[in-house]
The prediction has a mean pLDDT of 76.
A computed fold for a 133-nucleotide RNA from Flagellimonas flava, annotated as SAM riboswitch aptamer (S box leader).
Its Rfam family is "SAM riboswitch aptamer (S box leader)". Gene Ontology term of the family: regulation of gene expression.
């Protein structure tokens, strides 16, 4: 550094140094912030990817046997945990961007094209784990 899957509206602090930014790129908004930003450091905390345990569902697959029977491991799936790996502790991935779906206003004699705006669902891309290369 690319990849491949999976998750993502819950959840979850304080003190120290530090001195102006920060919410991931662009572009618009909207919000944090000298009542102290980003960044270090400590010490708690949430979470449950990796992990540790227990099973059950008998569901696949593998193994042992000459076959059935039965045994054993693996995966997946439910739980419980929380010692180590990491992660996070404003605001949904802060929110819109692209596609698509009906809907409301506006504009037009009327259609069609258009524009504003909110709601679904879908992809990008982003962040985090785990796994390969």
């Nucleotide at each position: 550094u690319g990849g491949u899957u999976a998750u993502c509206g819950a959840g979850a602090a304080a003190g120290g140094c530090g001195g102006a930014g920060g919410g991931a790129c662009u572009a618009g908004a909207c919000c944090c912030u000298g009542u102290g930003a980003a960044g270090c450091c400590u010490u708690a905390g949430c979470a449950a990817c990796c992990c540790u345990u227990a099973g059950c569902a008998c569901a696949u697959c593998c193994c042992a046997u000459c076959a059935u029977c039965u045994g054993g491991g693996a995966u997946u799936c439910u739980g419980a945990g929380a010692a180590g790996g990491u992660g996070c502790u404003a605001c949904a991935u802060u929110c819109u961007a692209c596609c698509u779906a009906a809907c409301a206003u506006c504009g037009g004699u009327a259609c069609a094209u258009g524009a504003u705006g909110a709601u679904g669902g879908g992809a990008u891309g982003g962040a985090u784990a785990a796994c390969g290369a």
Of the family's consensus pairs, 97% are formed in the model.